Notes:
Predicted 3D model of an 86-nucleotide RNA (c-di-GMP-I-GGC riboswitch aptamer) from Domibacillus sp. Its mean pLDDT, the model's own confidence on a scale to 100, is 82.
[in-house]
RNA sequence: AAAACUAAAGGCAAACUAAUCGAAAGGUUAGGACGCAAAGCCACGGAUCUAACGUUUUUAAAACGAUGACAGCCGGGUUGCAGAAG
Numbered sequence: 001a002a003a004a005c006u007a008a009a010g011g012c013a014a015a016c017u018a019a020u021c022g023a024a025a026g027g028u029u030a031g032g033a034c035g036c037a038a039a040g041c042c043a044c045g046g047a048u049c050u051a052a053c054g055u056u057u058u059u060a061a062a063a064c065g066a067u068g069a070c071a072g073c074c075g076g077g078u079u080g081c082a083g084a085a086g
Base pairs, nucleotide, nucleotide: 011036012035016031017030018029019028020027021026034072040078041077042076044075045074046073048069049068053065054064055063056062057061
């Protein structure tokens, strides 16, 4: 200097439950741990989810569309702890 195979320290927290915000997807807080070496941060590209609102047809309703969501789906950008042993 490199490296996440293993060590130690510390960190995060899926499902589910409660409260709360939201039209929904989903978010936040508390409990809870399936997992995670970027499961820190950024919606830039793709995927996925939702449809209040808009458009079209219309009896009802349906179809389509992100400007909404998702960073724990895959890429990309950016910052970063320890690094004992081999």